[in-house]
Context: one part of a larger RNA
RNA sequence: UUGGGUUUAAAGGGUGCGUAGGUGGUUUAUUAAGUCAGCGGUGAAAUCUCCCUGCUCAACAGGGAAGUUGCCGUUGAAACUGAUAGACUUGAGUAUAGACGAGGCAGGCGGAAUUCGUAGUGUAGCGGUGAAAUGCAUAGAUAUUACGAAGAACCCCGAUAGCGCAGGCAGCUUGCCAGGCUAUUACUGACACUGAAGCACGAAAGUGCGGGAAUCAAACAGGAUUAGAUACCCUGGUAGUCCGCACUGUAAACGAUGAUUACUCGCUGUUUGCGAUACACAGCAAGCGGCUAAGCGAAAGCGAUAAGUAAUCCACCUGGGGAGUACGCCGGCAACGGUGAAACUC
Numbered sequence: 001u002u003g004g005g006u007u008u009a010a011a012g013g014g015u016g017c018g019u020a021g022g023u024g025g026u027u028u029a030u031u032a033a034g035u036c037a038g039c040g041g042u043g044a045a046a047u048c049u050c051c052c053u054g055c056u057c058a059a060c061a062g063g064g065a066a067g068u069u070g071c072c073g074u075u076g077a078a079a080c081u082g083a084u085a086g087a088c089u090u091g092a093g094u095a096u097a098g099a100c101g102a103g104g105c106a107g108g109c110g111g112a113a114u115u116c117g118u119a120g121u122g123u124a125g126c127g128g129u130g131a132a133a134u135g136c137a138u139a140g141a142u143a144u145u146a147c148g149a150a151g152a153a154c155c156c157c158g159a160u161a162g163c164g165c166a167g168g169c170a171g172c173u174u175g176c177c178a179g180g181c182u183a184u185u186a187c188u189g190a191c192a193c194u195g196a197a198g199c200a201c202g203a204a205a206g207u208g209c210g211g212g213a214a215u216c217a218a219a220c221a222g223g224a225u226u227a228g229a230u231a232c233c234c235u236g237g238u239a240g241u242c243c244g245c246a247c248u249g250u251a252a253a254c255g256a257u258g259a260u261u262a263c264u265c266g267c268u269g270u271u272u273g274c275g276a277u278a279c280a281c282a283g284c285a286a287g288c289g290g291c292u293a294a295g296c297g298a299a300a301g302c303g304a305u306a307a308g309u310a311a312u313c314c315a316c317c318u319g320g321g322g323a324g325u326a327c328g329c330c331g332g333c334a335a336c337g338g339u340g341a342a343a344c345u346c
Base pairs, nucleotide, nucleotide: 004317005316006315007300008299012314014201015200016199017198021194022193023192025088026087027086028085029084030083031082033081034080035077036076037075038074039073040072041071042070049065050064051063052062053061054060091191092188093187094186095184096183097182098181100179103177104176105175106174107173108172109171110154114150115149116148117147118146119145120144121143125136126135162169163168206247207246208245209244210243211242216240220236221235222234223233258313259312260311261310262309263308266291267290268289269288270287271286272285273284274283295302296301319346320345321344328339329338330337331336
């Protein structure tokens, strides 16, 4: 490189938008770039292949033919791809109506709990553990009652429920913004799919500046345990956990399964809408789940939400270790991130 692959063996980019590029619905006409056919030129010789011949044979050599898969020109063909012009509606989008949801952002409000403060009642313990001790407590703790303060999180409902591209999203409420879905099939008329670069978003931890600080809690201190105990257990406790602005850009960022489209036996639960409608049930559409047929798979299993049957585009893999390391470059305040080898070794 060809090929073969990417749920679990190496391998799907964390996610979206999107430039170039690649690919692209039905139909009519024209064109002739690709495509196909005929003819002409060229494609040196040697070499290669076939036939004949010469050295006693052969290697070798001589003669002839074929081939030279290519390029150029010319004359045609018009199915397919492309181009140009026109038409279409089923892909895509818009409009109208409707319901839906922890979808996002900003504001307001609420109760329970926790800790702390003040005051009352009250007295000797509390707390903690396997057992203890450190710790707290006669300067009145723990318990209990009332009032007050603060910060963070939202019990039940709650669900193999819902929404979001992913990360993720949950008290109640207001405003703003976005979304897919269903119905009518009114409008545009291929406007589409994918997407190297690029841009944006991106849990937790971490970083800078400024706030906040109730709880919990890396580090740290003490008490235990132990042969030791830089741990597991206990008492404390600082960064952090929370908010604003800015950075970081990584995760088992997982469905370990890229996006889009079409097709393929059934059963069953559930969400939203349509179904003349309050209930109920066929049916339809769009989701979320379970079990399976064929098929696939090394098997486990997957099975209309495919890992089945096909198509387009992107990303990635090529023995283990060395190593996601070194060097260089790019990014970052730093931490570090991205890109990413080789020697050597089995």